[in-house]
Context: one part of a larger RNA
RNA sequence: GAUUGAACGCUGGCGGCAUGCUUAACACAUGCAAGUCGAACGCGAAAGGUUCUUCGGAACUGAGUAGAGUGGCGGACGGGUGCGUAACGCGUGGGAAUCUACCCGAUAGUGGGGGACAACAUGGAGAAAUUCAUGCUAAUACCGCAUAUUACCUAAGGGUGAAAGGUGGCCUCUACUUGUAAGCUAUCGCUAUCGGAUGAGCCCGCGUUAGAUUAGCUAGUUGGUGAGGUAAUGGCUCACCAAGGCGACGAUCUAUAGCUGGUCUGAGAGGAUGAUCAGCCACACUGGGACUGAGACACGGCCCAGACUCCUACGGGAGGCAGCAGUGGGGAAUAUUGGACAAUGGGCGCAAGCCUGAUCCAGCAAUGCCGCGUGUGUGAAGAAGGCCUGAGGGUUGUAAAGCACUUUCAAUUGUGAAGAGGGAGGUGUUGGUUAAUACCUAACAUCUCUGACGUUAACUUUAGAAGAAGCACCGGCUAAUUCAGUGCCAGCAGCCGCGGUAAUACUGAAGGUGCAAGCGUUAAUC
Numbered sequence: 001g002a003u004u005g006a007a008c009g010c011u012g013g014c015g016g017c018a019u020g021c022u023u024a025a026c027a028c029a030u031g032c033a034a035g036u037c038g039a040a041c042g043c044g045a046a047a048g049g050u051u052c053u054u055c056g057g058a059a060c061u062g063a064g065u066a067g068a069g070u071g072g073c074g075g076a077c078g079g080g081u082g083c084g085u086a087a088c089g090c091g092u093g094g095g096a097a098u099c100u101a102c103c104c105g106a107u108a109g110u111g112g113g114g115g116a117c118a119a120c121a122u123g124g125a126g127a128a129a130u131u132c133a134u135g136c137u138a139a140u141a142c143c144g145c146a147u148a149u150u151a152c153c154u155a156a157g158g159g160u161g162a163a164a165g166g167u168g169g170c171c172u173c174u175a176c177u178u179g180u181a182a183g184c185u186a187u188c189g190c191u192a193u194c195g196g197a198u199g200a201g202c203c204c205g206c207g208u209u210a211g212a213u214u215a216g217c218u219a220g221u222u223g224g225u226g227a228g229g230u231a232a233u234g235g236c237u238c239a240c241c242a243a244g245g246c247g248a249c250g251a252u253c254u255a256u257a258g259c260u261g262g263u264c265u266g267a268g269a270g271g272a273u274g275a276u277c278a279g280c281c282a283c284a285c286u287g288g289g290a291c292u293g294a295g296a297c298a299c300g301g302c303c304c305a306g307a308c309u310c311c312u313a314c315g316g317g318a319g320g321c322a323g324c325a326g327u328g329g330g331g332a333a334u335a336u337u338g339g340a341c342a343a344u345g346g347g348c349g350c351a352a353g354c355c356u357g358a359u360c361c362a363g364c365a366a367u368g369c370c371g372c373g374u375g376u377g378u379g380a381a382g383a384a385g386g387c388c389u390g391a392g393g394g395u396u397g398u399a400a401a402g403c404a405c406u407u408u409c410a411a412u413u414g415u416g417a418a419g420a421g422g423g424a425g426g427u428g429u430u431g432g433u434u435a436a437u438a439c440c441u442a443a444c445a446u447c448u449c450u451g452a453c454g455u456u457a458a459c460u461u462u463a464g465a466a467g468a469a470g471c472a473c474c475g476g477c478u479a480a481u482u483c484a485g486u487g488c489c490a491g492c493a494g495c496c497g498c499g500g501u502a503a504u505a506c507u508g509a510a511g512g513u514g515c516a517a518g519c520g521u522u523a524a525u526c
Stems, first nucleotide, its partner, number of pairs: 001526004006522005013372006019365002021330001026328003030325003035073003040070002043067001048061005080283003089208007098200002103196008111145001113143002120135006151160003165188006174181003209255003216246003221243008258280004262273004285306005308319004336362001338361003344358001345356004375405004385396004409467001411462001414459002419453001422450011470515005475496003481510005491498002
């Protein structure tokens, strides 16, 4: 000099854009942060309405709406933190022995049966959490059968493995109960298999902090054969056999640490660092375990053990903010128990839509960067006052006052974009499909609806210099000096050093210098 996720002191007008627990991975009150689908399924209120009524009520509707339950998909993403980890963890470049829900392309199917379990009803246990027994029932839930020249296993023979339907429309054809079934048709699904895409698992070369006051380490250890296991290779696991394997090119041990793109500094080489943003990894009260699933050994799932907290009728139960806010604690120190799903993105759904503390916004903080303002011109009687003085004067100083202007920003009045692209609903036209002018679907046209921010940005009205300057320093380094007080005292100090009666170095004042909504100090890096 540059820099910072900074803190402290004094001071403080506005805006834009960023950033904001670096410490206790300490403990957490409260609310919210993951649901959705009635176009898979069986149940099913209430309010309101209509009709009847013996005025008690009943039936229909409400409505397949609320609500649980079965079932499907999603809770493995998104969000947080950096404990652990010196490691194939990360970075980079290769590899072969693998899986991949949803999505895309392709081929072939989607036939015929069965038995349950919730919800519910009845009865029971319990303070509660919850739970037991009996009975009823549906499905895209579950289980067989059939089908399979493809697929998989196998040398061959042979063996193994499927399925589920839902919704919209029509009455040409068939049946009758005349609007239903079958049928036809459209569409979304389902099963098996192949290929792709995406994502993931695994292996290897090289690189990746310090210590030798750590020199030897290793028994599934190193390799082989066989078996098991896995989606898959492999001591991954096991049996047997051999005795290997690593190490001064630093093994082992100890300490420290998430890694990277990057960031800061520097002419560079380097050095330091890894906040925000992005990629990967690890973790989710502590330790262990598996279940489900395409995917987890799963932050807001399960089981066991432990510590802690809470409830209890003492028999037993409940919990996990390193999600967003917020509280206590620790600390020099770090924000609101805010708004909205309008946009972007995600989950579910045909869709309407619902959910989304992701996200977008607002609030707080000079924490940082950038921009703007705090007036402009004129004005010498060089006013008054202050300070200095050699007492004449000098300086503050065109500074003020006065006169003439301007109105950025803030205040005030009104107008008012863009973020809205699309999407949805209605109508119409033209194609596709079809038996069909239905339905569905594609394109186009037209109408309507949709903004948290928001009293938005921007423009504009009105008024008036009106509301807006401080901080540090002045001995040398280092830009800027005098007076008074003090008297080796009180004090200053980054280094040299000042202060013991004329202190440009302490304290105050006047003046000056530097930066400026900041200025200094401290800490830290180059």

A computed fold for a 526-nucleotide part of an RNA from an uncultured Gammaproteobacteria bacterium, annotated as small-subunit ribosomal RNA, 5' domain.
The RNAcentral record of the full RNA draws on Greengenes.
Its mean pLDDT, the model's own confidence on a scale to 100, is 80.